[in-house]
RNA sequence: GCAACGGGCAUCUAGGGUUCCGGCUCGCAAGAGCGCCUGGUCCGAGAGAUGCCAUCCAACCUGAGAGCAGGCUGGACACACGGCGGGACAAAAGCCCGGGAGAU
Numbered sequence: 001g002c003a004a005c006g007g008g009c010a011u012c013u014a015g016g017g018u019u020c021c022g023g024c025u026c027g028c029a030a031g032a033g034c035g036c037c038u039g040g041u042c043c044g045a046g047a048g049a050u051g052c053c054a055u056c057c058a059a060c061c062u063g064a065g066a067g068c069a070g071g072c073u074g075g076a077c078a079c080a081c082g083g084c085g086g087g088a089c090a091a092a093a094g095c096c097c098g099g100g101a102g103a104u
Stems, first nucleotide, its partner, number of pairs: 007053006015043002020040002022037001023034004055076004060071004079099001081102001085097003
């Protein structure tokens, strides 16, 4: 200097709106409206948490032609400032576009 890898899922939280439930208001009722209604269902983080898996390194064990494959144990899994605008679901968002544009 270059290349590759820097992964996936689940649960939860920050956060989010209003399809459903509940709540409030109007109404005889059916029903309508309200998310500048605490909430439940729901969505939900690359740069949040936890766990599992995968991957990589190493020891040991087994098969085996060094290789390679499998098992098991331990370790590694770092860093990360970030718009505008657009998109989906009922709608919005730290979701997706996006480790983007840009900045250093």